[in-house]
RNA sequence: AGAGUGGGCCGGGUGAUCGCCGCGGCCCGAAAGGGCCGGGGAGGAAAGUCCGGACUCCGUGGGCAGCGUGCUGGUUAACGGCCAGCGGGGGCGACCCCAGGGAAAGUGCCACAGAAAACACACCGCCGAACGCCGGCGGCCGCGAGGCCGGCGGGCGUGGCAAGGGUGAAAAGGUGCGGUAAGAGCGCACCGCCGGCCUGGUGACAGGGCGGGCAGGGCAAACCCCACGCGGAGCAAGGCCAAAUAGGGGGGCGUUCGAGGCUGGCCCGGCCGAAGCCCCCGGGUAGGCUGCUGGACCCCGCGGGCAACCGCGGGGCUAGAGGAAUGAUCGCCUCCCGCCGCCGGUCGUUGCGGCCGUCGGCGGUGACAGGAUCCGGCUUAUAGACCCGCUCUGCGA
RNA sequence: GUGGGUGUAGCUCAAUGGUAGAGCACUGGACUGUGGCUCCAGUGGUUGCGGGUUCGAGCCCCGUCAUCCACCCCA
Numbered sequence: 001a002g003a004g005u006g007g008g009c010c011g012g013g014u015g016a017u018c019g020c021c022g023c024g025g026c027c028c029g030a031a032a033g034g035g036c037c038g039g040g041g042a043g044g045a046a047a048g049u050c051c052g053g054a055c056u057c058c059g060u061g062g063g064c065a066g067c068g069u070g071c072u073g074g075u076u077a078a079c080g081g082c083c084a085g086c087g088g089g090g091g092c093g094a095c096c097c098c099a100g101g102g103a104a105a106g107u108g109c110c111a112c113a114g115a116a117a118a119c120a121c122a123c124c125g126c127c128g129a130a131c132g133c134c135g136g137c138g139g140c141c142g143c144g145a146g147g148c149c150g151g152c153g154g155g156c157g158u159g160g161c162a163a164g165g166g167u168g169a170a171a172a173g174g175u176g177c178g179g180u181a182a183g184a185g186c187g188c189a190c191c192g193c194c195g196g197c198c199u200g201g202u203g204a205c206a207g208g209g210c211g212g213g214c215a216g217g218g219c220a221a222a223c224c225c226c227a228c229g230c231g232g233a234g235c236a237a238g239g240c241c242a243a244a245u246a247g248g249g250g251g252g253c254g255u256u257c258g259a260g261g262c263u264g265g266c267c268c269g270g271c272c273g274a275a276g277c278c279c280c281c282g283g284g285u286a287g288g289c290u291g292c293u294g295g296a297c298c299c300c301g302c303g304g305g306c307a308a309c310c311g312c313g314g315g316g317c318u319a320g321a322g323g324a325a326u327g328a329u330c331g332c333c334u335c336c337c338g339c340c341g342c343c344g345g346u347c348g349u350u351g352c353g354g355c356c357g358u359c360g361g362c363g364g365u366g367a368c369a370g371g372a373u374c375c376g377g378c379u380u381a382u383a384g385a386c387c388c389g390c391u392c393u394g395c396g397a
Numbered sequence: 398g399u400g401g402g403u404g405u406a407g408c409u410c411a412a413u414g415g416u417a418g419a420g421c422a423c424u425g426g427a428c429u430g431u432g433g434c435u436c437c438a439g440u441g442g443u444u445g446c447g448g449g450u451u452c453g454a455g456c457c458c459c460g461u462c463a464u465c466c467a468c469c470c471c472a
Stems, first nucleotide, its partner, number of pairs: 001393008010384001012333007020041002023038006043368001047379002050377005055234004061268004066230005071085005086100001087098004101225002106223002108219003123165002125161003130158005135152001137150005173191006192214001193212003197208004238290004248281006260272003282471003297316008335366001336364006343357006398468007407421004415452001423439005445461005
């Protein structure tokens, strides 16, 4: 210098003018309301609503079903978050990615192709050791038809094999040597696998040596099994006050053979229920107060811890609206981009042009997006700018 | 705001994880003097988008986008 990788931080500043929404004080006014002054007024994601909580309400009974999570250890109010590690995969590397329990409980699926897709199988192929048949060869016997014996491996069948070919995403451990009729964990060596042992570690796991020729294909983001966790609803929760209309119409269920309600789905139990309950149509109001914003809050320092995080001390923090306010214009400054000009450096033969840097002038651009009960996370969007650590390659000292 | 549902051809909808289809519409042909009806044939797909699991995804999982429904009182 180029290429790359991980993390952190910011996400315009300021002045004037005109506006917007709350709050406090004062003044005018009988009230409604108005005026003046002061002070405050969106984010790193306020978003998606994907997790977890706080808070509120609901008989906080039992079981089933259901949902979620899924290597280990920590952290936390909790979590599917975060931190540290283990294992696997990718990258030369810094580093990145992984829903990463169980396929030896059971069920299911594995299209097409292929012989065979899970109780393995045999299309091409290999073999001729064994049995049978045919063929041809040799020998012997017979006048002959033929018979007997030997051997060939030429063909076929029974048969042996799974090494090779071929199919497939996947073919029943891999490589090599031996072995064999040909072969094969058939035997052996190494690698892989399984079982139990020892050592280290809290643990996931790692290392070592022993035994076993190897059984048990893949899929659980298929059902399922195992472990752990989960009651339901949500601030339109909930509480108080006020207003309006038609407890009007239709249908269904039910009154001890008991509908329905008490929490989401089912069952059981308990309680209420001796009269109402459910659905549809229809009608009414678009009100006020509260919940309501100070909290598992933020910053700095010290201490513990590898870290997430925790403890202590100091300091700081008035959006709280309710169809919903925080904006617009202009000037200056800053960052970025483009053009022009001066100067300097450098390269190309001159003319002249290219590149880099300082300064000046002009013009342009500025994203993603906005609270709605609150908080901790995750995810997604984001113009531009800054800082730090590390890796690889090239050059120079 | 909160809770829930749905995205497949121009429209309405199908599709056990194994070649994406049906009806209507559209185009061409036949029939007819012409049009319609009818018959025959054909075109038309980023299964909203981006990832993951799997040999293989419209389907399973995650993220994202769009769209729809419900909520108060008489009760």
Two RNAs folded together computationally: RNase P RNA and transfer RNA, 472 nucleotides in total. The prediction has a mean pLDDT of 78. It holds a member of the Rfam family "Bacterial RNase P class A". By type it is a ribozyme. Rfam describes the family as follows. Ribonuclease P (RNase P) is a ubiquitous endoribonuclease, found in archaea, bacteria and eukarya as well as chloroplasts and mitochondria.